[in-house]
RNA sequence: CGCAGAUGGUUUAGUGGUAUAAUUAUCGCCUGCCACGCGAUAGACCGGGGUUCGAUUCCCCGUCUGCGCA
Numbered sequence: 001c002g003c004a005g006a007u008g009g010u011u012u013a014g015u016g017g018u019a020u021a022a023u024u025a026u027c028g029c030c031u032g033c034c035a036c037g038c039g040a041u042a043g044a045c046c047g048g049g050g051u052u053c054g055a056u057u058c059c060c061c062g063u064c065u066g067c068g069c070a
Base pairs, nucleotide, nucleotide: 001068002067003066004065005064006063009023010022011021017053024042025041026040027039028038029037046062047061048060049059050058
């Protein structure tokens, strides 16, 4: 200098109309108890700005991570 990426505590899908699932935590059911299983609840779009009726999504800058070139 170039390219890619950043989404619950962790991993991850997704897309211009506030977001999926797993796992995790709590509670309940099940069981003589635990585990497994089932149900409910909680939990997130890296920061700032711009465009837009509306931005997690598009654009710019920054931060961080990875890869490449020098």
The RNA shown here (transfer RNA) has 70 nucleotides and comes from Tieghemiomyces parasiticus. The RNAcentral record of the sequence draws on ENA and Rfam. It matches the Rfam family "tRNA". It is annotated as a transfer RNA. Gene Ontology term of the family: triplet codon-amino acid adaptor activity. Rfam's curators write: Transfer RNA (tRNA) molecules are approximately 80 nucleotides in length.